[in-house]
RNA sequence: GCGUCUUUAGCUCAGCCGGCAGAGCAGCGGAUUCUUAAUCCGAAGGUCGUGGGUUCGAUCCCCUCAAGGCGCA
Numbered sequence: 001g002c003g004u005c006u007u008u009a010g011c012u013c014a015g016c017c018g019g020c021a022g023a024g025c026a027g028c029g030g031a032u033u034c035u036u037a038a039u040c041c042g043a044a045g046g047u048c049g050u051g052g053g054u055u056c057g058a059u060c061c062c063c064u065c066a067a068g069g070c071g072c073a
Base pairs, nucleotide, nucleotide: 001072002071003070004069005068006067007066010025011024012023013022019056028042029041030040031039049065051063052062053061
């Protein structure tokens, strides 16, 4: 340099044919317990990497840029 894949909650990841963004873990509140752990319940947490485009509508489609992985040179 070329090709390809990835980027979504603090972390690990779903979400796929465009129609209100989810889970587990962590953290927070509560129940239980003499206390802790474990277990159970609840609430909260997101500019969906950046900037544009298409569309009535974009995490999703197209383009640019950035970061990272893999392959080739």
Transfer RNA from an Oscillospiraceae bacterium, 73 nucleotides, folded computationally. It matches the Rfam family "tRNA". It is annotated as a transfer RNA. The source organism's lineage runs through Bacteria, Bacillati, Bacillota, Clostridia and Oscillospiraceae.